[in-house]
């Protein structure tokens, strides 16, 4: 970097240093920001995906799967806004001056994100 599974409406702020944009993505909308954002740094939370340690279910037993639960001095990951929202495709509601347009959720696909396991 590529595959392949799993999750993604819920959490979690403060300091310094930097100085102009930033929220991955064409494009729109919206939203943060010189009351200094985005990034880095240190410090503090937040979270059970792996690993851990209990218990269950299977099993004659035991691995292995699975399901419950503890834990954050173990590996990582997060810490504005649903992955900020729409985008491509379905089925459906509602509104209007209606063969056109607006608007509302919903359900999949693409994209990206975090693990984990291969390569």
């Nucleotide at each position: 970097g590529a595959u392949u599974c799993a999750u993604c409406g819920a959490g979690a702020c403060c300091g310094g240093c930097c100085g102009a944009g930033g929220g991955a993505c064409a494009a729109g909308g919206c939203c943060c920001u010189u009351u200094g954002a985005c990034g880095c740094c240190g410090g503090g939370g937040c979270a059970a995906c792996c690993g851990u340690c209990g218990g269950g279910a299977c099993u004659c037993a035991c691995c292995a799967u699975c399901c419950c639960g503890g834990a954050a001095a173990g590996g990582u990951g997060c810490c504005a806004a649903c992955u900020c929202c729409u985008g491509c495709g379905g089925a459906g509601g509602g509104c209007c001056g209606a063969g056109g347009g607006c608007c509302c959720g919903u359900c999949g696909a693409c994209a990206g994100a975090u693990g984990a396991a291969u390569c």
SAM riboswitch aptamer (S box leader) from a Pseudomonadota bacterium, 119 nucleotides, folded computationally.
Lineage of the source: Bacteria > Pseudomonadati > Pseudomonadota.
The coordinates come from a structure-prediction model, not an experiment, and the mean pLDDT is 86.
The sequence was found by an Rfam model in a public genome assembly.
It matches the Rfam family "SAM riboswitch aptamer (S box leader)". About the family: The SAM riboswitch is found upstream of a number of genes which code for proteins involved in methionine or cysteine biosynthesis in Gram-positive bacteria.